[in-house]
Predicted 3D model of a 343-nucleotide RNA (Bacterial RNase P class A) from candidate division TA06 bacterium ADurb.Bin131.
Its mean pLDDT, the model's own confidence on a scale to 100, is 75.
Rfam family: Bacterial RNase P class A. It is annotated as a ribozyme.
The model forms 95% of the base pairs in the Rfam consensus.
It was read from a public genome assembly, where an Rfam model found it.
RNA sequence: GGGAGUAGCCAGGCGACUACCCUGAUUAUAUCAGGGAGGAAAGUCCGGGCUCCAGCAGGCAUGAUGGCUCCUAACAGGAGCAGGAUGCAAGUUCUGGAAAGUGCCACAGAAAUCAUACCGUUUCGGUAAAAGCCGAAACAAGGGUGGAAUGGCGAGGUAAGAGCUCACCGCACUGUCAGUAAUGUCAGUGGCAAAGGCAAACCCCAUCAGGAGAAAAACCGAGCAGGGUCUGGUGCCUGCACAUUAUAAAGACCCGGGUAGGUUGCUUGAGUCAGGAAGUGAUUCCUGUCCCAGAUGAAUUGUCGCCUUGAAACAGAACCCGGCUUAUGAGCUACUCCCGAUA
Numbered sequence: 001g002g003g004a005g006u007a008g009c010c011a012g013g014c015g016a017c018u019a020c021c022c023u024g025a026u027u028a029u030a031u032c033a034g035g036g037a038g039g040a041a042a043g044u045c046c047g048g049g050c051u052c053c054a055g056c057a058g059g060c061a062u063g064a065u066g067g068c069u070c071c072u073a074a075c076a077g078g079a080g081c082a083g084g085a086u087g088c089a090a091g092u093u094c095u096g097g098a099a100a101g102u103g104c105c106a107c108a109g110a111a112a113u114c115a116u117a118c119c120g121u122u123u124c125g126g127u128a129a130a131a132g133c134c135g136a137a138a139c140a141a142g143g144g145u146g147g148a149a150u151g152g153c154g155a156g157g158u159a160a161g162a163g164c165u166c167a168c169c170g171c172a173c174u175g176u177c178a179g180u181a182a183u184g185u186c187a188g189u190g191g192c193a194a195a196g197g198c199a200a201a202c203c204c205c206a207u208c209a210g211g212a213g214a215a216a217a218a219c220c221g222a223g224c225a226g227g228g229u230c231u232g233g234u235g236c237c238u239g240c241a242c243a244u245u246a247u248a249a250a251g252a253c254c255c256g257g258g259u260a261g262g263u264u265g266c267u268u269g270a271g272u273c274a275g276g277a278a279g280u281g282a283u284u285c286c287u288g289u290c291c292c293a294g295a296u297g298a299a300u301u302g303u304c305g306c307c308u309u310g311a312a313a314c315a316g317a318a319c320c321c322g323g324c325u326u327a328u329g330a331g332c333u334a335c336u337c338c339c340g341a342u343a
Base pairs, nucleotide, nucleotide: 001339002338003337004336005335006334007333008332009331010329012307013306014305015304016303017302020036021035022034023033024032025031038314042325043324045323046322047321048320049319050213051212052211053210055240056239057238058237059236060235062209063208064207065206066205067081068080069079070078071077082095083094084093085092086091096204097203101202102201103198104197105196118143119142120139121138122137123136124135125134126133127132151169152168154166155165156164170192171190172189173188174187175186177184178183217264218263219262220261226255227254228253229252230251231250271290273288274287275286276285277284278283
C1' cells in the first nucleotide's frame, strides 16, 4: 500500500425566529417554566408483563424446540465450551435418533441393501494348434456406470482372488484418567451382517405449551322495546372442589328498537446514567442520581447561521418490554488475518 474478518459508536450539538401538543404555576384567557417520534419506531416472526374467561390435578390430541453447561421474567434469544464441515488464515456455518419399525433413492448401471456379474481374471475339458470359439467351475481384487457399489492402505497367501491372514488406521464394546457435562487421552478385546444416503420422509426419544387480546377490560352518563330458537360453563377426556337448580345462570343464532358521549386503562418502567464488587463471559448484586411523548381523524415542526469525521440515508410512537429479521450513510473507532514493497 492492497485485499479480507470480527466487534462497537453516531444518526446530531449550539444560537435565533416561527408553528403545534402535554404537565405545572399564576391568572382571567393570556403569560411564564419544563418536556415532546427510532436504531430500526418497520415486519407482526418469537417470548413475556398486564386484562378477561370458575379453580386444581392427571391424560390425550395438536404444535414448537433439539450437542453440553450457564444467563434471563421468558424465548426459536444471548454467553462460554464440545464435535462435524469449510477457508492458507483471521474466521464462518451446522448439531437428538438410521442396531425400534415402515418407506424412498429418478436416470445411468449387471446390481441401489441382507442387492450383484456388463467388460474382465483363473482352472479343467473340447476344437489341428498359441490365439480365438464352445461348455463346466471359481472370483468380486482390476475396469466401467453413478452423488453413492458393502471399511481404507500395504504385505503375505491363493489356480486367480477375497479380512482369507497379519501390521497400521477406522469401527464396536469394556475399562482407567481428565472434565459439572457434551466429549477427549490411554489401554484391552473383537475380523467387525451396525460399515450408503434421506427423519425440512412417516416415525421414535427428551423438554415445553389452556384460550383470547388494549377495538383486552373497568367505571360513569344518556336513551329505547323487546320477542323467538338452540344448548350448560374458552381445545378434548377423566377425577376432585365451587356456584346455580332448568320458572335460574351462562353462551350462540335470528327479527326488531335505541345510543354511538365521557373517564380510567395511558406511561415510574424486568427503567436511564455514574461508580464499586463478583464472574472467562452473557449477566447479577450494592450505592448514588434522573423522570426523559401520551396524541385520539391523530401533536412532537419549519427556516437560517456556526461546529464536529460527517450531518446525508432508511424512515414516523398509539398498552408496555426483551429478542430476531429486513432497509439504510461511499460516516467513524478498535482489534485481527493474508499478500506485496521498503528499511